[in-house]
Predicted 3D model of a 431-nucleotide RNA (Bacterial RNase P class A) from a Vicinamibacterales bacterium.
Its Rfam family is "Bacterial RNase P class A". From the family's description: Ribonuclease P (RNase P) is a ubiquitous endoribonuclease, found in archaea, bacteria and eukarya as well as chloroplasts and mitochondria. Its best characterised activity is the generation of mature 5'-ends of tRNAs by cleaving the 5'-leader elements of precursor-tRNAs. Cellular RNase Ps are ribonucleoproteins. RNA from bacterial RNase Ps retains its catalytic activity in the absence of the protein subunit, i.e. it is a ribozyme. By type it is a ribozyme.
The organism belongs to Vicinamibacterales, within Bacteria.
RNA sequence: GCAGCCGCGCCAGACGAUCGCCGCUCGUGGGAGGCCGGGUUCGCCCGGAACCAUCACGAGGGGAGGAAAGUCCGAACUCCGCAGGGCAGUGCGCCGGGUAAUCCCCGGUCGGGGUAACUCGAAGGAAAGUGGCACAGAAAAUAUACCGCCUCGUCGGCCGGCAACGGCCGUGAGGUAAGGGUGAAAAGGUGCGGUAAGAGCGCACCGCGCCCGUGGCAACACGGGUGGCAGGCAAAACCCCGCACGGAGCAAGACCAAAUAGGGAGGCGUUUGAGGACGGCCCGUCCGAAGCCUCCGGGUCGGUCGCUUGACCCCGCCAGUAAUGACGGGGCUAGAGGAAUGGUCGUCCCGUCAACGUCCCGCUCCCGCGCCGCAGGGCGCUCCGGCGAGGCGAAGGCGGACAGAAUUCGGCUUACGGUGCGACUGCGGCA
Numbered sequence: 001g002c003a004g005c006c007g008c009g010c011c012a013g014a015c016g017a018u019c020g021c022c023g024c025u026c027g028u029g030g031g032a033g034g035c036c037g038g039g040u041u042c043g044c045c046c047g048g049a050a051c052c053a054u055c056a057c058g059a060g061g062g063g064a065g066g067a068a069a070g071u072c073c074g075a076a077c078u079c080c081g082c083a084g085g086g087c088a089g090u091g092c093g094c095c096g097g098g099u100a101a102u103c104c105c106c107g108g109u110c111g112g113g114g115u116a117a118c119u120c121g122a123a124g125g126a127a128a129g130u131g132g133c134a135c136a137g138a139a140a141a142u143a144u145a146c147c148g149c150c151u152c153g154u155c156g157g158c159c160g161g162c163a164a165c166g167g168c169c170g171u172g173a174g175g176u177a178a179g180g181g182u183g184a185a186a187a188g189g190u191g192c193g194g195u196a197a198g199a200g201c202g203c204a205c206c207g208c209g210c211c212c213g214u215g216g217c218a219a220c221a222c223g224g225g226u227g228g229c230a231g232g233c234a235a236a237a238c239c240c241c242g243c244a245c246g247g248a249g250c251a252a253g254a255c256c257a258a259a260u261a262g263g264g265a266g267g268c269g270u271u272u273g274a275g276g277a278c279g280g281c282c283c284g285u286c287c288g289a290a291g292c293c294u295c296c297g298g299g300u301c302g303g304u305c306g307c308u309u310g311a312c313c314c315c316g317c318c319a320g321u322a323a324u325g326a327c328g329g330g331g332c333u334a335g336a337g338g339a340a341u342g343g344u345c346g347u348c349c350c351g352u353c354a355a356c357g358u359c360c361c362g363c364u365c366c367c368g369c370g371c372c373g374c375a376g377g378g379c380g381c382u383c384c385g386g387c388g389a390g391g392c393g394a395a396g397g398c399g400g401a402c403a404g405a406a407u408u409c410g411g412c413u414u415a416c417g418g419u420g421c422g423a424c425u426g427c428g429g430c431a
Base pairs, nucleotide, nucleotide: 001427002426003425004424006422007421008420009419010418011417013348014347015346016345017344018343019342021063022062024060025059026058027057028056029055035048036047037046038045039044065402069413070412072411073410074409075408076407077249078248079247080246089245090244091243092242093241094108095107096106097105098104109123110121111120112119113118124240125239129238130237132233133232146180147179148176149175150174151173152172153171155170156169157168158167159166160165188206189205190204191203192202193201207229208227209226210225211224212223213222214221215220253305254304255303256302263296264295265294266293267292268291275287276286277285278284312331313330314329315328316327318325319324349400350399351398352397353396356393357392358391359390361388362387363386364385368381369380370379371378372377
């Protein structure tokens, strides 16, 4: 320098103007109902003060994220359920640690990938049982045999030979699993011996199972011995084994509490007439053949709480390989109702493209000069222009993502625009 690999961050455009959105606080104005005082024909009327509902205006201050998302895990919190045991169902499954907890995180083991840094893994059981493995292939798991290899036959044909017999081809019976072929996958692998040909048939090494020892908390690793060696793949097929799990979710839930209807209690009333209408009151008239009034309790509309200070964040220090934890200091401003945090313009910022300008380098070349050569010509300098590569500047164009809190946390996953720092690996170059 190029290529790569891992980790840790930062921003989420800035400022101004202007038009808006949603809460909070304060001020001004209006102000129902309630309160106080006075009046009254007892129905209400007038006046006053305060501030609460509510409205208008003004001022101040606040107003999304790294994922607020998916709702995939784990919790807090709340309500309901719950003698005890089992079935079903769901999830998880190497070891140790962390944590409130986890399917999360850290550190290891084993296995796959990569030259490496590193990375990926739902990583118990396929010898409990059931089922599956397309096509091809003899055979896809009780092993088996298409081509082949080998042996045998008083079988057939051909050839050689005087003959005995031998050879080749075919055929029948048998042995075999070396080699070929099929397939994603083929019954331990390689080599030597052995054999009619072969074969763990025998041996060595590798692999595998079992036993022992050593190291490690453990997963496991290493070493030794032993057994010729057994059963492919898939359990994210059913299943078996082990472990865990009650349900619903802030629309949880708690409190306050209208109108209407219905419930309960009490009172009044049904010709001795409650109640209603005629603006109010008395009389009166009419309606009215039965309900009316008061109180209580439950639910609904509505309101308040739950609600944002929390297993929180930052810094320092200590323990630990780390995740993380202890201690000390500091910090915290949406809480909402189907839901506000936005739009436009200007200037600047960042990225990218870029007319054009300028500088430098290389090649070519017009004019001129110098040197060399007898000459054609060559070399060098300068320089008009052209081509190519690069540095700097730059009018202008385009772009600045993903996305939107809804009870709250811890994770995971997914989406996405830039930018910075650090560690490590491989290759190449220079010293």